[in-house]
RNA sequence: UCCGGAAAAAGCCAAACCCGUCGAGAGGCGGGGACGGAAAGCCACGGAUCUUCGCUUCCGGAGCGGAAGAAAGACCGCCGGGUUGCCUGC
Numbered sequence: 001u002c003c004g005g006a007a008a009a010a011g012c013c014a015a016a017c018c019c020g021u022c023g024a025g026a027g028g029c030g031g032g033g034a035c036g037g038a039a040a041g042c043c044a045c046g047g048a049u050c051u052u053c054g055c056u057u058c059c060g061g062a063g064c065g066g067a068a069g070a071a072a073g074a075c076c077g078c079c080g081g082g083u084u085g086c087c088u089g090c
Stems, first nucleotide, its partner, number of pairs: 003089003012037002017032006035077001041083003045080003049074004055069005
């Protein structure tokens, strides 16, 4: 360096849910809390899943409502990929 994570050590992260907060929303952030995690560190690059304030088209007399589309966004604890890292070697 590559590969592995059986045992050990120091630690680390933190699901659901609750409170607060931001957002139209998916969801994000902070606090509490632990379901779990050897990358459950980081990156939206390829998929998957999710959202739609607004835009376009259609239905309708209009509003509202509904459907479809484009576009934009969310998500790394869904999969793959990239990248960085602690300890150790059954």
The RNA shown here (c-di-GMP-I riboswitch aptamer) has 90 nucleotides and comes from a Campylobacteraceae bacterium. It was read from a public genome assembly, where an Rfam model found it. The prediction has a mean pLDDT of 88. The model forms 95% of the base pairs in the Rfam consensus. The source organism's lineage runs through Bacteria, Pseudomonadati, Campylobacterota, Epsilonproteobacteria and Campylobacteraceae. Its Rfam family is "c-di-GMP-I riboswitch aptamer". Rfam describes the family as follows. GEMM was predicted in a large-scale screen for bacterial structured RNA regulatory elements.